Background:
Predicted 3D model of a 95-nucleotide RNA (SAM riboswitch aptamer (S box leader)) from a soil metagenome.
Parts: sequence; structure tokens; C1' cells
RNA sequence: AUCGAGAGAGGCUGAGGGAACCGGCCCUGAGACGCCUCGGCAACCUGCCUCGAGCAAGGUGCCAAGCCCGGCCGGGUCGAGAGGCCCGGGAGGAU
Repeated sequence: AUCGAGAGAGGCUGAGGGAACCGGCCCUGAGACGCCUCGGCAACCUGCCUCGAGCAAGGUGCCAAGCCCGGCCGGGUCGAGAGGCCCGGGAGGAU
């Protein structure tokens, strides 16, 4: 600085996983998570150019869901209230 875009097949394994805590929601024996191979994407670095919302794919990274959503603060709105919903910011995290 960015995080509303993008990108999966095969093999091995065998029960959890989605960072951590809490709550929710979701994925998962029709095989998740992890590892390997191959493939892909193009955020950052790099390279090229006709300099742009371009191209490439060497490095890092990534390839379920908006960083899966919320938790804290402010505003709006609905509600008798508890609380719901919407918007902005923050915290934490990832690159």
C1' cells in the first nucleotide's frame, strides 16, 4: 500500500477444517485438512512495450464462501424492549 477481481485436476493419506478465543454460518467418509505431481491466477517483486484498466509468468504468493460473517467505536433505520438490518471506521490477520 492492497484485501467486493481472478484461478483445480490427479495421486497419497484418513477426520477433521475454515489463523487464534467466543458466537454464528459453512465445507467435509460422494474423502475434508495436510503432502506430492501437474495445471492455473496475476496481488507484490521482476522483465518487456505501443506506457494502458497493457503483455509475460522468472521469484514471493494465491487457486470454497467479501479476510466466510460478527465481536470494539460512530452514524442511520426498525422495534415497547431485548435486539435486527444498513453504512463508515477500528482492532486482529493475510500478501

Model confidence (mean pLDDT): 84 of 100.
RNAcentral holds the sequence, with entries from MGnify.